[in-house]
RNA sequence: CCGCGCUAGAUGGGGAGCCAGCGGUGCCCUGUAACCCACAAUCCGCUAAAGUGGGAUUGAAUUCCCGGCCGAGGUCGGAUUCGGUCUGGCCCGUGUCCGGGUAAGUGGUGAUGACAGUGGGGUCCCACGCAAAGUGCUCUCUGUGAACCCCGUCAGGACCGGAAGGUAGCAGCGGCAGCAGAGAUGUGUCUUGUGCUGUGGGGUCGCCUCGCUCGAGCCAACUGCCCGGAUAACGCAGGGUGAAGGCGGUCGAAGCCGGGUGCGCGG
Numbered sequence: 001c002c003g004c005g006c007u008a009g010a011u012g013g014g015g016a017g018c019c020a021g022c023g024g025u026g027c028c029c030u031g032u033a034a035c036c037c038a039c040a041a042u043c044c045g046c047u048a049a050a051g052u053g054g055g056a057u058u059g060a061a062u063u064c065c066c067g068g069c070c071g072a073g074g075u076c077g078g079a080u081u082c083g084g085u086c087u088g089g090c091c092c093g094u095g096u097c098c099g100g101g102u103a104a105g106u107g108g109u110g111a112u113g114a115c116a117g118u119g120g121g122g123u124c125c126c127a128c129g130c131a132a133a134g135u136g137c138u139c140u141c142u143g144u145g146a147a148c149c150c151c152g153u154c155a156g157g158a159c160c161g162g163a164a165g166g167u168a169g170c171a172g173c174g175g176c177a178g179c180a181g182a183g184a185u186g187u188g189u190c191u192u193g194u195g196c197u198g199u200g201g202g203g204u205c206g207c208c209u210c211g212c213u214c215g216a217g218c219c220a221a222c223u224g225c226c227c228g229g230a231u232a233a234c235g236c237a238g239g240g241u242g243a244a245g246g247c248g249g250u251c252g253a254a255g256c257c258g259g260g261u262g263c264g265c266g267g
């Protein structure tokens, strides 16, 4: 160096998650020349030699092992911008609403006299007067008014009497009390959410009105400005959340480069 037969190893790797930790099933990435069966998420199998059990293929190198480069992809962190969400009303702002002030603008009012000052009257209260309405009383009139037990007069009739005459008395007529109604130019220490261009007194913050003095402002409806309050639509502040592009950390497939790797027999 060649041939034959073996053995270690290999027949995928990685990320997040789970876990004290490791590997697997499930998810994702990468990738293929990259085996088969059984087990397994209220999991399965193990313990640093860290899936277990059974079978198959390959096998010391293009395929196994180690290191480096590059790097798909995953994951973590903080910042920026944007979106949506919850809370707040301390500070400041926009908007909306309410109240107070101001009087620059608009408007109204004012020399036919504003504001202010002053005097009178009214509005308010008390008493009285007149009137009105109501009501009571009085008066007048009308009607009614007891078969008898109201009055007067009592025809007829009755009774007593010899007679003269007398007695009681129904109807009728007239009337009393009472009842009902009408009227009054009557009357009342009566009543009143009544009226008075009635009287007297009191009061008078405000309002209305009239007069006098003065002589130019007055009102605040709208706009503006100032102050206070409310609201939370927006800004703002705080909490948590999602997306985007970029930054940093960490793990890292495939690929590329370099190095390493056993035993027996025969020639």
Stems, first nucleotide, its partner, number of pairs: 001267006009058003012030004020047005035055005064260006073251005080244004085239004093234002095231008104223003107219003116213008124202005129196003132192003135188003138184007150175004158167003
Molecule: Bacterial large signal recognition particle RNA
Organism: Candidatus Aminicenantaceae bacterium